[in-house]
RNA sequence: UGCACAUCAAGAGGGGUGGAGGGACUGGCCCUACGAAGCCCCGGCAACCACCGCGCCGCACGCGGAAGGUGCCAAUUCCAGUCAGAUGUGUG
Repeated sequence: UGCACAUCAAGAGGGGUGGAGGGACUGGCCCUACGAAGCCCCGGCAACCACCGCGCCGCACGCGGAAGGUGCCAAUUCCAGUCAGAUGUGUG
């Protein structure tokens, strides 16, 4: 970075640092010096993958457990539009 599949109306924030932006893009509407982004620490939510148990001859699948790898913690992906975006898994 291309392709495929799944999900995106639920849920979950404090401190330090920093010093003006942020919410993908366009339009809107919002958040922000009562401190934006980024970075660090701690905490939390969820359960995609991996793991364990049960059902099944078995795979798949379903249910439950746990929380190792990701992810996420203003607003329905903030709203509308966009052959759009985000995240996970598989694959080239």
The RNA shown here (SAM riboswitch aptamer (S box leader)) has 92 nucleotides and comes from a Solirubrobacteraceae bacterium. Its Rfam family is "SAM riboswitch aptamer (S box leader)". From the family's description: The SAM riboswitch is found upstream of a number of genes which code for proteins involved in methionine or cysteine biosynthesis in Gram-positive bacteria. Taxonomically the source falls in Solirubrobacteraceae (Bacteria, Bacillati, Thermoleophilia, Solirubrobacterales).